[in-house]
Molecule: c-di-GMP-I riboswitch aptamer
RNA sequence: UUGAAUAUUUGGCAAACUUAUUGAAAAGUAAGGACGCAAAGCCAAGGGUCUAAUCCUCCUCGAAAGGAGGGAUGACAGCCGGUUGCAUAC
Numbered sequence: 001u002u003g004a005a006u007a008u009u010u011g012g013c014a015a016a017c018u019u020a021u022u023g024a025a026a027a028g029u030a031a032g033g034a035c036g037c038a039a040a041g042c043c044a045a046g047g048g049u050c051u052a053a054u055c056c057u058c059c060u061c062g063a064a065a066g067g068a069g070g071g072a073u074g075a076c077a078g079c080c081g082g083u084u085g086c087a088u089a090c
Stems, first nucleotide, its partner, number of pairs: 003090001006089003012037002017032006035078001041083003046080002048076003055070006
């Protein structure tokens, strides 16, 4: 210097679920809680997944309203991907 294929220390993160709260929803935030994680750090301008309030089309309808379909501009980094990276041993 390289390697996360391997081991370990001090630490780190925190799934489900519960409570509160924001949101139309997906989901987020805070607290509790640990299923797990060597990148479970960061990136949503690549792929993928979730949601569909506003919006568009159609249907019912006198209207109000209701229903069906489409659609990110909303999310997810603990799906793939990209990117950065700590100590000791080996």